[in-house]
């Protein structure tokens, strides 16, 4: 100095004016304080909450699969071991994959080859004389036969559903009215992803129709399995103890201009109940690993 490869942090920054949205205060317009992301993206996985009145069996379906550990929990993270590929100057670092079972049972394998399966011709050869071992052609595979399960399948293991437009509450209106078809404990019917049993409510009733009226407020809504240090155990993921921080909450959707002047000159990209994670877009600065090459 090339080239490959991994971690980590930013996500323009200071100043002045002025505009937007919540929150406290109070002098009712005025002040302080806060105000999008590592991915808010995909809706792909796993939960918290809410609800389906309470609580079950089995079939089906769908998912995962090495072995230890980790997390609230996961198909996610971490360590380990086997196999395969990927890059490429290179045999490195590194990354990625789909990792039970083939004596529980069906399949599949083109051409060659006598034959692709309980089939087996031809030559030699050895024999206990039986095509009984054995070598020789074909071929990826030829002695009760190996490959193959992101061929079907078994075998463990797990899984109700739906989603904050979930729910709860109040206000305002209307038709507590019409038709039909089944029923009133000998239970019509509703609930439970699908189906079946079961189980429970339930009676001037349930379903289905055609018809009316609403389309509004409040809550949920952010103090959390939250962040950051710093110790101590662990290879690490991560877990304990302690200190300290409060950082959007719109509800047709707020963060946005303009001046100067710094720099490393600023890409992808815009919250809508929340949290963990993977999974695709992307700019830049730092630290580190591994070869190769030159010099000393």
């Nucleotide at each position: 100095a090339u080239a490959g490869c991994a971690g980590g942090c930013c996500a323009u920054c200071u100043u002045a004016u002025c505009g937007c949205u919540u929150u406290u205060a109070u002098u009712u317009a005025u002040a302080a304080a806060a105000g999008a992301g590592g991915a808010a993206a995909g809706u792909c996985c796993g939960g918290a909450c809410a609800c389906c009145a309470a609580a079950g069996a089995g079939c089906a379906u769908u998912a995962u699969a090495g072995c230890g550990g980790g997390u609230a929990a996961c198909a996610c993270c971490c360590g380990u071991c086997a196999c395969u590929a990927u890059u490429u100057a290179a045999u490195a670092a590194a990354u990625a994959g789909a990792g039970g079972a083939c004596a529980a049972g069906u399949g599949c394998a083109a051409c060659a080859g006598a034959a692709a399966g309980u089939a087996u011709g031809u030559a030699c050869a050895g024999u206990u004389a039986g095509g009984c071992u054995g070598u020789a052609g074909u071929g990826a595979a030829a002695c009760c036969a190996g490959g193959u399960a992101a061929a079907c399948u078994c075998u463990a293991u797990a899984a109700g559903g739906u989603g904050a437009a979930a729910c709860g509450u109040c206000a305002c209106g209307u038709a507590g009215a019409c038709c039909a078809a089944c029923g009133c404990u000998u239970g019509a019917g509703a609930a439970c992803g699908g189906c079946u049993c079961g189980u429970u409510c339930a009676a001037u009733g349930u379903u289905g129709g055609a018809g009316g009226g609403u389309g509004g407020g409040c809550g949920g809504u952010u103090u959390g399995a939250a962040c950051a240090g710093a110790a101590u155990a662990g290879u690490a993921a991560u877990a304990u103890u302690u200190u300290g921080u409060c950082u959007a909450g719109a509800u047709a959707a707020a963060u946005g201009a303009u001046a100067a002047g710094g720099c490393a000159c600023g890409a992808c990209a815009g919250a809508a109940u929340c949290c963990g994670g993977c999974u695709u877009a992307c700019g830049g600065c730092c630290u580190g690993c591994u070869u190769u090459u030159u010099a000393u």
This is a predicted structure of a 296-nucleotide RNA (Bacterial RNase P class A) from Cryomorphaceae bacterium BACL29 MAG-121220-bin8. The prediction has a mean pLDDT of 77. RNAcentral records the identical sequence in 2 taxa.